Predicted 3D model of RNase P RNA and transfer RNA as a complex of 456 nucleotides. Rfam match: Bacterial RNase P class A. From the family's description: Ribonuclease P (RNase P) is a ubiquitous endoribonuclease, found in archaea, bacteria and eukarya as well as chloroplasts and mitochondria. Rfam classes the family as a ribozyme. Model confidence (mean pLDDT): 78 of 100.
RNA sequence: UGAGCCAGCCAGGCGAUCGCUGUUUCCAUUGGUUUUAUAUCAGUGCAAAUGGAGGAAAGUCCGGGCUCCAAAGGGCAGGGUGCCAGGUAACACCUGGGGGGUGUGAGCCCACGACCAGUGCAGCAGAGAGUAAACCGCCGAUGGUUCUCCCUAGGGAGUUCACAGGUAAGGGUGAAAGGGUGCGGUAAGAGCGCACCGCGCGACUGGUAACAGAUCGUGGCACGGUAAACUCCACCCGGAGCAAGACCAAAUAGGCCUUCUUGGGGAAACCCAGCGCACGGCCCGUGCGGAAGGCGGGUAGGUUGCUUGAGGUGCUCGGCGACGAGCAUCCCAGAUGAAUGAUCGUCCACGACAGAACCCGGCUUACCGGCUGGCUCAACAA
RNA sequence: GGCGCGGUGGCAGAGUGGUGAUGCAGCGGAUUGCAAAUCCGUCAACGCCGGUUCGAUUCCGACCCGCGCCUCCA
Numbered sequence: 001u002g003a004g005c006c007a008g009c010c011a012g013g014c015g016a017u018c019g020c021u022g023u024u025u026c027c028a029u030u031g032g033u034u035u036u037a038u039a040u041c042a043g044u045g046c047a048a049a050u051g052g053a054g055g056a057a058a059g060u061c062c063g064g065g066c067u068c069c070a071a072a073g074g075g076c077a078g079g080g081u082g083c084c085a086g087g088u089a090a091c092a093c094c095u096g097g098g099g100g101g102u103g104u105g106a107g108c109c110c111a112c113g114a115c116c117a118g119u120g121c122a123g124c125a126g127a128g129a130g131u132a133a134a135c136c137g138c139c140g141a142u143g144g145u146u147c148u149c150c151c152u153a154g155g156g157a158g159u160u161c162a163c164a165g166g167u168a169a170g171g172g173u174g175a176a177a178g179g180g181u182g183c184g185g186u187a188a189g190a191g192c193g194c195a196c197c198g199c200g201c202g203a204c205u206g207g208u209a210a211c212a213g214a215u216c217g218u219g220g221c222a223c224g225g226u227a228a229a230c231u232c233c234a235c236c237c238g239g240a241g242c243a244a245g246a247c248c249a250a251a252u253a254g255g256c257c258u259u260c261u262u263g264g265g266g267a268a269a270c271c272c273a274g275c276g277c278a279c280g281g282c283c284c285g286u287g288c289g290g291a292a293g294g295c296g297g298g299u300a301g302g303u304u305g306c307u308u309g310a311g312g313u314g315c316u317c318g319g320c321g322a323c324g325a326g327c328a329u330c331c332c333a334g335a336u337g338a339a340u341g342a343u344c345g346u347c348c349a350c351g352a353c354a355g356a357a358c359c360c361g362g363c364u365u366a367c368c369g370g371c372u373g374g375c376u377c378a379a380c381a382a
Numbered sequence: 383g384g385c386g387c388g389g390u391g392g393c394a395g396a397g398u399g400g401u402g403a404u405g406c407a408g409c410g411g412a413u414u415g416c417a418a419a420u421c422c423g424u425c426a427a428c429g430c431c432g433g434u435u436c437g438a439u440u441c442c443g444a445c446c447c448g449c450g451c452c453u454c455c456a
Base pairs, nucleotide, nucleotide: 001378002377003376004375005374006373007372008371009370010369012347013346014345015344016343017342018341020052021051022050023049024048025047027045028044029043030042031041032040033039054353058364059363061362062361063360064359065358066241067240068239069238078237079236080235081234082233083097084096085095086094087093098112099110100109101108102107113232114231118230119229120226121225135171136170137167138166139165142162143161144160147158148157149156150155151154179197180196181195182194183193184192198221199219200218201217202216203215204213205212206211245304246303247302248301255295256294257293258292259291260290262273263272264271265270275289276288277287278286279285311330312329313328314327315326316325317324318323348351383452384451385450386449387448388447389446392406393405394404400436408424409423410422411421412420429445431443432442433441
């Protein structure tokens, strides 16, 4: 200098004017409490001071707080998690470690328990796909025969054909075909034997553990793959969600209670008659129908839950670290048609993704760019 | 704001690891004097991106889109 990796931070700045919204204070005003005043509570208006989106506020994928409901305890069912140890309120998160994969490297990625408890699945291709299998190939007892050679008629050796059989070296199929390399061995072959490597099992050593070991013994040697297949093992999980929940409480309708009400019956506005209303008017028909007072539930609406919290910052201490402990200090949105904006000026690197709605801890997804620190690789120079 | 369900040709609608059915519609043909009906043939799809697996519409994760529900009493 170029290319890259990891961690952390910022997310247009400044000024002016005009607005929106929370809180506090002053003044004015309305209503309540109070005999009145003072005082106090609630609301409204004006003014001033002060606070006012994010790293993801998002997706709602996990975990917890909070609230209501349910609930002795245990089990079944259902769901989740899954190498080990630790952190935490908890987690599927984080930290450290182990193992595997990948990159020259800094680093990055991994749902990473168990198919020698059982069951299932593997299309097509292929001879054979799960106590393996013989298609080509290789070898070949035996028999026939062509040819060649040898020797004394006849036999022997080689060659070739058929074939019982052997074989797991080579070819071929497949995602996958039952250790690898070499030597010996054999008719040809083969862990058939041996050496080394690998693997299983059991010890030993190190480590809290996962696990590791060119430590020892042992077994010729698969025990194949698949559990984001059923399942088994270990551990965890009650349900719903702030539109949860609590409080105050109109109008109308309906519910209950009391009293009264045209004629008759009746325990009873229950039935008949009459009257009124509606079905455009009339007749028939059908349906409905009294007044007053009180009570509780509850709707609209309002209040609350609502933001001081597993909180931020700084220092010290413990820990490799996640994190924990102590001390000091700070208060940092809280709306409910829902605020955080608009205009102008100026500067630059010309401004991305996007906006709270009960609150936290994570994960995931979206994102113009810029800054800081650490590290790696390559080239060059000293 | 919270909670739940779904996405397969133009439409409806099966398929739960191994060539994705079927009906209607469309197109072509047969039949008919011409049509309808009928018959034969044909076109056309797993929302998107990753992962598990030899193999994914199906199993797992993430994203996108659509739909439904929420107060009180009875």